Molecule: Bacterial RNase P class A
Organism: Bacillota bacterium
RNA sequence: AGAGUGAACUAGGUGAUCGCGGGGGAAACCCUGAGGAAAGUCCGAGCUCCGCAGGGCAGGGUGCUGGGUAACACCCAGUGGGGGCGACCCUAAGGCUAGUGCCACAGAAACGAUACCGCCCGGCCUUGCCGGGCAAGGGUGCAACGGUGCGGUAAGAGCGCACCAGCGGCCGGGAGACCGGUCGGCUAGGUAAACCCCACCCGGAGCAAGACCAAAUAGGAGGGGGAUGAAGUUGCCCGCGGAUCCCCUCGGGUUGGUCGCUGGAGGCGGCAGGCAACUGCCGUCCUAGAUAGAUGGCUGCCGCUCUCCCCAGGGAGAGAACAGAACUCGGCUUAUCAGUUUGCUCAAGCC
Numbered sequence: 001a002g003a004g005u006g007a008a009c010u011a012g013g014u015g016a017u018c019g020c021g022g023g024g025g026a027a028a029c030c031c032u033g034a035g036g037a038a039a040g041u042c043c044g045a046g047c048u049c050c051g052c053a054g055g056g057c058a059g060g061g062u063g064c065u066g067g068g069u070a071a072c073a074c075c076c077a078g079u080g081g082g083g084g085c086g087a088c089c090c091u092a093a094g095g096c097u098a099g100u101g102c103c104a105c106a107g108a109a110a111c112g113a114u115a116c117c118g119c120c121c122g123g124c125c126u127u128g129c130c131g132g133g134c135a136a137g138g139g140u141g142c143a144a145c146g147g148u149g150c151g152g153u154a155a156g157a158g159c160g161c162a163c164c165a166g167c168g169g170c171c172g173g174g175a176g177a178c179c180g181g182u183c184g185g186c187u188a189g190g191u192a193a194a195c196c197c198c199a200c201c202c203g204g205a206g207c208a209a210g211a212c213c214a215a216a217u218a219g220g221a222g223g224g225g226g227a228u229g230a231a232g233u234u235g236c237c238c239g240c241g242g243a244u245c246c247c248c249u250c251g252g253g254u255u256g257g258u259c260g261c262u263g264g265a266g267g268c269g270g271c272a273g274g275c276a277a278c279u280g281c282c283g284u285c286c287u288a289g290a291u292a293g294a295u296g297g298c299u300g301c302c303g304c305u306c307u308c309c310c311c312a313g314g315g316a317g318a319g320a321a322c323a324g325a326a327c328u329c330g331g332c333u334u335a336u337c338a339g340u341u342u343g344c345u346c347a348a349g350c351c
Base pairs, nucleotide, nucleotide: 002346003345004344005343006342007341008340009339010338012302013301014300015299017297018296020033021032022031023030024029035322039333040332042331043330044329045328046327047206048205049204050203054238055237056236057235059202060201061200062199063198064078065077066076067075068074079093080091081090082089083088094197095196099195100194101191102190103189112145116138117137118134119133120132121131122130123129124128146164147163148162149161150160151159165187167184168183169182170181171180172179173178210259211258212257213256220250221249222248223247224246225245232240233239266285267284268283269282270281271280272279273278304319305318306317307316308315309314310313
């Protein structure tokens, strides 16, 4: 210098001027005001309410092992499988030996059996037919009843043997997923993002939750249901519950404000434990809260990237993404101009 791979991060800086939201102040004025994803709303929680959340059925989710966490479908460490020369990356990865189903077309045959072309033996009415044996070869198919080789045989076959794959038993290692060894009968197709089985988890609705103040008013009209039990409680049943109630249609009134609301499983640093995720202790910091929704416009200088020119350090021009709070957190996913730091791998060359 080239090619590649993992991790962490930045997201222009600083003025002038005109404005906007929030807070303080009598006023002048002062302080403060978006993101790494604020996004998608896909998971998991906090919080709030529901006559506490109980039982059964149904339904949904997760799915290798161990750990982390408030919790998770997230994270960490490992195991098995796949890809890459490698650094490394990907992986919904429980059970088809519980049962059932399905495997189009083709093919003899798709799991219980079977034979289209063939191979071998025998017979006969010998260009072939009949009877019997075989499944090694050909053919079909995504997939053909373990694979390869040697022996064996009339031809063949796990019929015998060696190696390999798979299954089961035993021994050893590991916390476990699993790994290693050994023995056995020789063999058991695939499919569970097919029904299903197994293990674990799951009450509902969501800040337009919900609470309060003020205003307005009508205990409106019609119909229906209700102590023979309304609303509500998970889809259904049981159970709970207990009524000036509930549902539908029509016609009206009000439609302002306060709280919830931002300080939290919080950020940063140090020490300790742990391979790590993470946890504990100590110190320190405070950082938007609008309600049709503020965080903006114009401009100077500096910095960054690209192109061009003169020429060897100057000049000119252009560009700068994705996006944008609305109760709050932890994740995941997706979008993203330009750049920074760092661990490692491969190939070639030089010393």